[in-house]
């Protein structure tokens, strides 16, 4: 160059056209003489841009990284 494919909390990984979750990590109680463990509440994210659409993480183009096949 061509083509598919991926991006979502600090990590790993779900999700679906209508409140975005789990599990760990973080904080904060509460337990204990302390630690850990265990319980409970809390803070924390949808690559960027545009398009449809009463509404977009979800569909559609594009751009960006990364991954993989081709040449």
């Nucleotide at each position: 160059g061509c083509g598919a494919g991926u991006a979502u909390a600090g990590u790993a990984c779900a999700g679906c056209g209508g409140u975005a979750g789990u599990a760990u990590g973080c904080a904060u109680g509460c337990u204990u003489c302390c630690c850990a463990a265990g319980c409970a509440u809390g803070a924390g994210a949808c690559g960027g841009g545009g398009u449809u659409u009463c509404g977009a993480c979800u569909a559609c183009c594009c751009c960006u990284a990364c991954u993989c096949g081709c040449a």